[in-house]
This is a predicted structure of a 153-nucleotide RNA (glmS glucosamine-6-phosphate activated ribozyme aptamer) from a Clostridia bacterium. Its Rfam family is "glmS glucosamine-6-phosphate activated ribozyme aptamer". By type it is a riboswitch. NCBI's taxonomy places the organism under Bacteria, Bacillati, Bacillota, Clostridia. It was read from a public genome assembly, where an Rfam model found it.

RNA sequence: AAUACUUUAAAAGCGCCAGGACCGUAGCUUAGCGGUUGACGAGGUAGGGGAUUAUCGAACUGUUCGGCGGGUGCCCCUCGGUGUCUGUACCACCGUGAAAGAUGGCUAAAAACUCGGAGUAAUUCGGGGGACAAAAGCUGUCGGGUACAGAAA
Numbered sequence: 001a002a003u004a005c006u007u008u009a010a011a012a013g014c015g016c017c018a019g020g021a022c023c024g025u026a027g028c029u030u031a032g033c034g035g036u037u038g039a040c041g042a043g044g045u046a047g048g049g050g051a052u053u054a055u056c057g058a059a060c061u062g063u064u065c066g067g068c069g070g071g072u073g074c075c076c077c078u079c080g081g082u083g084u085c086u087g088u089a090c091c092a093c094c095g096u097g098a099a100a101g102a103u104g105g106c107u108a109a110a111a112a113c114u115c116g117g118a119g120u121a122a123u124u125c126g127g128g129g130g131a132c133a134a135a136a137g138c139u140g141u142c143g144g145g146u147a148c149a150g151a152a153a
Base pairs, nucleotide, nucleotide: 014069015068016067017066019065020037021036022035023034024033025032040057041056042055046078047077048076049075050074079095080094081093082092083091085150086149087148088147089146090145101142102141103140104139105138106137113128114127115126116125117124118123
């Protein structure tokens, strides 16, 4: 140094980099070595399993490209809620604020600009500042089963 084991911390535009782009350096018959970059917020987790191109917009139009892994979306099962005052079964839609759907309303950050720090550089960290979104998000209105048994009136 590598490998193995153990422990701790750390996450969802979240982690990583071998393609690419960029910088430095060796070097000038070479194409090596090292570094930088590689997602701006809003939103999203009942339990288990499965699988992978898993919501919404923003951007001086864009490498936020490309790749690998993961993942709150999706499918199945279980459990649970609602659909009738209660119970059971089935069906439908959902997930604990637990109908789809229709309709109206509501809500950012990066950025611009500016100040400072680190680095030879590419670039990066922080302070101030700060406008503009959409949605399967929030909210108002509308909007819902079948059968049997029972309760109440």